[in-house]
């Protein structure tokens, strides 16, 4: 650097639940587990989702990293 996985020594944790922040999207603890080889970090680029403006522009202010891409790190086994 490539390639690959049965989730292993191990780690993440969707849906639904309860708690609690937020107008909202959604965050955040706990139970749960669909998945998941970077499902580690970061809104750079594009996509969606939100509230506000505003006369309909995709501005303005946000969320999504489990949407696809890009930078950074970084397990196992094999290969060069």
């Nucleotide at each position: 650097u490539c390639u690959a996985a049965u989730a292993a020594g191990g780690g993440u944790a969707a849906a639904c639940c309860c708690a609690u922040c937020g107008c909202g999207a959604g965050g955040u603890g706990g139970g749960g587990g669909c998945a998941c080889a970077a499902a580690g970090c970061c809104g750079c680029g594009g996509g969606c989702c939100u509230a506000a403006c505003g006369c309909c522009g995709a501005u303005u202010a946000g969320g999504c990293a489990g949407c696809c891409g890009g930078g950074c790190u970084a397990c196992u086994a094999g290969a060069a």
A computed fold for an 80-nucleotide RNA from a Bacillota bacterium, annotated as c-di-GMP-I-GGC riboswitch aptamer. The coordinates come from a structure-prediction model, not an experiment, and the mean pLDDT is 79. Of the family's consensus pairs, 91% are formed in the model.